[in-house]
Context: one part of a larger RNA
RNA sequence: CUGGGCGUAAAGCGCGCGUAGGUGGUCGUUUAAGUUAGAUGUGAAAGCCCUGGGCUUAACCUAGGAAUUGCAUUUAAAACUGGGCGACUAGAGUAUGGUAGAGGGAAGUGGAAUUCCACAUUUAGCGGUGAAAUGCGUAUAGAUGUGGAGGAACACCAGUGGCGAAGGCGACUUCCUGGACCAAUACUGACACUGAGGUGCGAAAGCGUGGGGAGCAAACAGGAUUAGAUACCCUGGUAGUCCACGCCGUAAACGAUGAAUGCCAGCUGUUGGGCGGUAUACUGUUCAGUGGCGCAGCUAACGCAUUAAGCAUUCCGCCUGGGGAGUACGGUCGCAAGACUAAAACUC
Numbered sequence: 001c002u003g004g005g006c007g008u009a010a011a012g013c014g015c016g017c018g019u020a021g022g023u024g025g026u027c028g029u030u031u032a033a034g035u036u037a038g039a040u041g042u043g044a045a046a047g048c049c050c051u052g053g054g055c056u057u058a059a060c061c062u063a064g065g066a067a068u069u070g071c072a073u074u075u076a077a078a079a080c081u082g083g084g085c086g087a088c089u090a091g092a093g094u095a096u097g098g099u100a101g102a103g104g105g106a107a108g109u110g111g112a113a114u115u116c117c118a119c120a121u122u123u124a125g126c127g128g129u130g131a132a133a134u135g136c137g138u139a140u141a142g143a144u145g146u147g148g149a150g151g152a153a154c155a156c157c158a159g160u161g162g163c164g165a166a167g168g169c170g171a172c173u174u175c176c177u178g179g180a181c182c183a184a185u186a187c188u189g190a191c192a193c194u195g196a197g198g199u200g201c202g203a204a205a206g207c208g209u210g211g212g213g214a215g216c217a218a219a220c221a222g223g224a225u226u227a228g229a230u231a232c233c234c235u236g237g238u239a240g241u242c243c244a245c246g247c248c249g250u251a252a253a254c255g256a257u258g259a260a261u262g263c264c265a266g267c268u269g270u271u272g273g274g275c276g277g278u279a280u281a282c283u284g285u286u287c288a289g290u291g292g293c294g295c296a297g298c299u300a301a302c303g304c305a306u307u308a309a310g311c312a313u314u315c316c317g318c319c320u321g322g323g324g325a326g327u328a329c330g331g332u333c334g335c336a337a338g339a340c341u342a343a344a345a346c347u348c
Base pairs, nucleotide, nucleotide: 004319005318006317007302008301012316014201015200016199017198021194022193023192025088026087027086028085029084030083031082033081034080035077036076037075038074039073040072041071042070049065050064051063052062053061054060091191092188093187094186095185096183097182098181099180103177104176105175106174107173108172109171110154115149116148117147118146119145120144121143122142125136126135162169163168206247207246208245209244210243211242215241216240220236221235222234223233258315259314260313261312262311263310266293267292268291269290270289271288272287273286274285275284276283277282297304298303321348322347323346330341331340332339333338
């Protein structure tokens, strides 16, 4: 390479947008590049294969044939693929009318709680633990009440509920803004799918500059525990956690399951719409999501099962024994930390 694979054995890029490329709906007409058939030329000889012949046979030699699956030219065919032209509406999209939503960004506002400060009441303890101690407290702590400051997070509602491509998103109000779904018509007429490179987004931690700092809390200090205790427990506590701007670009970034389309038993819950059965309750049905179970089928098994891991098609990514190693070297990116790309010797 031909293959075989990728939920858990090695293997789906963290997720979008999108260039090249690959692939692409229905009908008609045309073309003849691919395709198919024929003809001609060529495809050296030897060798291989087949049938004869010559050395007593064989090896060997020799004659003819076949083969040389290819290429070129030419003639013809027109189903399929491609190209041109015309048409269509089932894919895709647009318009109109509705619906739900923690989707995103900005500004403002609110209450509960923790901490701190001030004052007042009360007095000797508080705190903490398995038990203690460090710690706080007669300079009035703790408890209780009133007032104030400041930061962060938003109890109940809350739900295998909702929204988002993923990361993720949860108090309330306003402004700006993206997407989805449903219904009936009208319109465009294949405008589609995927997507190497590229480009954007991307939890937490971390980095830079400037703010902020209540609680929590790496590091650090002390007290315990212990044989020791650089831990688990306790008292403190700085970065950080928060905000603005700029980097970083990684996660068990998980459904460990790439995207799109079609097809293939059902039952049951739930979310958002529509249409019926007389009405908001009950029920039937139909779209779009999200769960549980389950048949066929698949699977090494576990399990998956119309939200497939079933049956098929298209495109991309990735895997090829364990260790060495996601390392070295080189390159690109980064302020750095490091990230991405990515071996070999050796060894089992």
A computed fold for a 348-nucleotide part of an RNA from an uncultured prokaryote, annotated as small-subunit ribosomal RNA, central domain. RNAcentral holds the full RNA, with entries from ENA. It matches the Rfam family "Bacterial small subunit ribosomal RNA".